RNA sequence: CGAGGCGAUCGGAUGGUCGCGCGGCGACGGGGCAACCCGAGCGCCGUGAGGAAAGUCCGAGCUCCACAGCGCAAGGUAGCGGGUAACUCCCGCCCGCCGCGAGGCGAGGACGAGCGCCACAGUGACGAUGUCGCCGGCAAUGGCCGGCGAAGUGAAACGGGCAAGCUCUACCUGGAGCAAGGCCAAAUAGGAGGGCGCAACCCGGCUUGCCGGGGGAGAGGCGCGCUGCCCAGCCCUCGGGUCGGCCGCACGAGCUGGCGGGUAACCGCCGGCCUCAGAUGGAUGGCCAUCCCCGUCGCCGCCUCGGUGGUGACGGGACAGAACUCGGCUUACAGAUCGCCUCGCUGG
Numbered sequence: 001c002g003a004g005g006c007g008a009u010c011g012g013a014u015g016g017u018c019g020c021g022c023g024g025c026g027a028c029g030g031g032g033c034a035a036c037c038c039g040a041g042c043g044c045c046g047u048g049a050g051g052a053a054a055g056u057c058c059g060a061g062c063u064c065c066a067c068a069g070c071g072c073a074a075g076g077u078a079g080c081g082g083g084u085a086a087c088u089c090c091c092g093c094c095c096g097c098c099g100c101g102a103g104g105c106g107a108g109g110a111c112g113a114g115c116g117c118c119a120c121a122g123u124g125a126c127g128a129u130g131u132c133g134c135c136g137g138c139a140a141u142g143g144c145c146g147g148c149g150a151a152g153u154g155a156a157a158c159g160g161g162c163a164a165g166c167u168c169u170a171c172c173u174g175g176a177g178c179a180a181g182g183c184c185a186a187a188u189a190g191g192a193g194g195g196c197g198c199a200a201c202c203c204g205g206c207u208u209g210c211c212g213g214g215g216g217a218g219a220g221g222c223g224c225g226c227u228g229c230c231c232a233g234c235c236c237u238c239g240g241g242u243c244g245g246c247c248g249c250a251c252g253a254g255c256u257g258g259c260g261g262g263u264a265a266c267c268g269c270c271g272g273c274c275u276c277a278g279a280u281g282g283a284u285g286g287c288c289a290u291c292c293c294c295g296u297c298g299c300c301g302c303c304u305c306g307g308u309g310g311u312g313a314c315g316g317g318a319c320a321g322a323a324c325u326c327g328g329c330u331u332a333c334a335g336a337u338c339g340c341c342u343c344g345c346u347g348g
Base pairs, nucleotide, nucleotide: 001344002343003342004341005340006339007338008337009336010335012291013290014289015288016287017286018285020048021047022046023045024044025043026042028039029038030037031036050319054330055329057328058327059326060325061324062177063176064175065174067228068227069226070225071224072223074173075172076171077170078169079093080092081091082090083089094108095106096105097104098103109168110167114166115165116162117161118160131150132149133148134147135146136145137144138143181247182246183245184244191238192237193236194235195234196233201214202213203212204211205210206209220230221229254273255272256271257270258269259268260267261266292317293316294315295314296313297312298311299310300309301308302307
């Protein structure tokens, strides 16, 4: 100097002007004895998207559910150890593959429980065999059966491969999900038609077969079965009302400085910060100016091809927007910067 590998950061800045969402304070207006409450609007201050906010692939926090235990089914994971709230995630080691290497990938238990598949070529890929040779048996007119071997095809021919083929083994797993779930207000039709069930027994009423109460027993309550428990209602079809408001809604497995432990992931201790979105057709935008970064072309200067500095013009500045919140993985991404490591060339 060039090419690569791993990790991290940024991904436009400043000023002016007009306009947004949220929070706080204030004025003004209204209510109220007061404390205080309400206000689309006004003034001031503060604040307002991401590393992926994306995919919805995993895992959780949280909420609700009369279902619980055992078993089956279903689904998931799969070397060993560690981390974590947990995970199919992360770290380390082993093994296998790729790469000169730094590194990267992982489909990593079982083929002697069983089944299935192996294109093409080849006679034949497991009830498998055409040609040639040898041996044995049967037959006696040209063969048949069996065994061993050779050549040939192919990755593989009495032996292998595939389980990211079904499966087996070990371990794990309740279901739904913020459109979860609560509160307030309002409205309608206390609608119509059916099915299953309320055992026996006792009491009361009177319409003599119904109603009510007790009783206990069952329809119903998980994808299936058994047991237990809960519960008198459960289910189907048609039709009607409510599409309003508030909460949930942001203090978190949070961010961050130092020290210590650990190969690392990460953990512990001490301190600091919380102003750092909370919308609901869904906010952060428009305009102007200057600067910054990159590319192309032209000019001037330096310079060993190359490169580099200044200047002018033109063009470009990525992927892309929260909607309950986190830990990951995956995918997309113009350009810029930093650190460590590997390989090659040259010089000392």
Molecule: Bacterial RNase P class A
Organism: Chloroflexota bacterium